[in-house]
RNA sequence: CAGGUCAGCCGGAUGAUCGCUGGCGAAAGCCAGAGGAAAGUCCGCACUCCACAGAGCAUGGCGCCGGGGAAAUCCCGGGGCGGGGAAACCUGCCGGAUCGGGCCACAGAAACAUACCACCGGUGCAAGCCGGAAAGGGUGAAAUGGUGGUGUAAGAGACCACCGGCGCGGGCAGCAAUGCCCGCGGCCGGGCAACCCCCGCCAGGAGCAAGGCCGAGCAGGGACGAGCAGCGGCUCGCUGCACUUGAGUUCCGGGUUGGCUGCAUAGAUAGAUGAUCAUCUACGGCUCUUGCCGUAACAAAAUGCGGCUUACAGGCUGGCCUGGAAG
Numbered sequence: 001c002a003g004g005u006c007a008g009c010c011g012g013a014u015g016a017u018c019g020c021u022g023g024c025g026a027a028a029g030c031c032a033g034a035g036g037a038a039a040g041u042c043c044g045c046a047c048u049c050c051a052c053a054g055a056g057c058a059u060g061g062c063g064c065c066g067g068g069g070a071a072a073u074c075c076c077g078g079g080g081c082g083g084g085g086a087a088a089c090c091u092g093c094c095g096g097a098u099c100g101g102g103c104c105a106c107a108g109a110a111a112c113a114u115a116c117c118a119c120c121g122g123u124g125c126a127a128g129c130c131g132g133a134a135a136g137g138g139u140g141a142a143a144u145g146g147u148g149g150u151g152u153a154a155g156a157g158a159c160c161a162c163c164g165g166c167g168c169g170g171g172c173a174g175c176a177a178u179g180c181c182c183g184c185g186g187c188c189g190g191g192c193a194a195c196c197c198c199c200g201c202c203a204g205g206a207g208c209a210a211g212g213c214c215g216a217g218c219a220g221g222g223a224c225g226a227g228c229a230g231c232g233g234c235u236c237g238c239u240g241c242a243c244u245u246g247a248g249u250u251c252c253g254g255g256u257u258g259g260c261u262g263c264a265u266a267g268a269u270a271g272a273u274g275a276u277c278a279u280c281u282a283c284g285g286c287u288c289u290u291g292c293c294g295u296a297a298c299a300a301a302a303u304g305c306g307g308c309u310u311a312c313a314g315g316c317u318g319g320c321c322u323g324g325a326a327g
Base pairs, nucleotide, nucleotide: 001323002322003321004320005319006318007317008316009315010314012280013279014278015277016276017275018274020033021032022031023030024029035298039309040308042307043306044305045304046303047207048206049205050204054236055235056234057233059203060202061201062200063199064078065077066076067075068074079094080093081092082091083090084089095198096197100196101195102192103191104190116137117136119132120131121130122129123128145163146162147161148160149159150158164188165187166185167184168183169182170181171180172179173178211261212260213259214258220252221251222250223249224248227241228240229239230238281296282295283294284293285292286291
């Protein structure tokens, strides 16, 4: 210097004129006025109501280790099994398959078990028939661990050496997930749980169109009814109301579709910051003296906050990786 990669920040500025919303003001005027994602509405919480809200079942969610955090399916660091890249780096998954059930299409002989081709033995002139075995070949995502040997009619962990995995015991490192080492043991046929299931942890419901207050207005009728109501379902408990002069449930119909508040240093409510001009800034093109032209992203609060996900023209800063050059 170039390319790559990771992280952070900015994301137009100033002035004038007219205009919009809110506040103050008698008026003139003055002051203030949308992000880093405001988006998606995915997760959590605050807050509000049911309601004085417990227990269990069911249902739903989460699931390697350590730490952060109010919590989060969140963030940081780490471990294991993978994938991409030359590297920095990016990225998928993670309780249990030895509780049990279920599935693994097609191909293939066979996918909880087995013989198509080849091999060996017997018989036969031959074709073929009977038997042995699963080491060779083929099929497939996956086929009784790998290499070499002994052995055998031919073979095979049948046996042996070494290696790999697994189990048991021990040691070392680490907070841990885990890693490494030693010894013993032929134990050696899987995968899927974002299939049912098992284990552990968490969870009442509904949501600002929650809710509170004021004003205004109408129209009630039917069925069921001794128990009912308590905001996803069921059971128990608890509480309240009621017990035929009837609580309540349900069906049909009518009225209110107003205002204040919730609501904030923006606080709207069919929902506000736009247009024009000039200068500057950044980038690109032409010109090559100076200038001229063009572009300037994603986008817009509606109770608030913590996250995640998605979109983004251009610019600035730093770390790391690779390559080149000079000293």

Annotation: A computed fold for a 327-nucleotide RNA from an Anaerolineales bacterium, annotated as Bacterial RNase P class A. The sequence was found by an Rfam model in a public genome assembly. Rfam family: Bacterial RNase P class A. Gene Ontology terms of the family: tRNA processing, dimeric ribonuclease P complex and ribonuclease P activity. The organism belongs to Anaerolineales, within Bacteria. Model confidence (mean pLDDT): 79 of 100.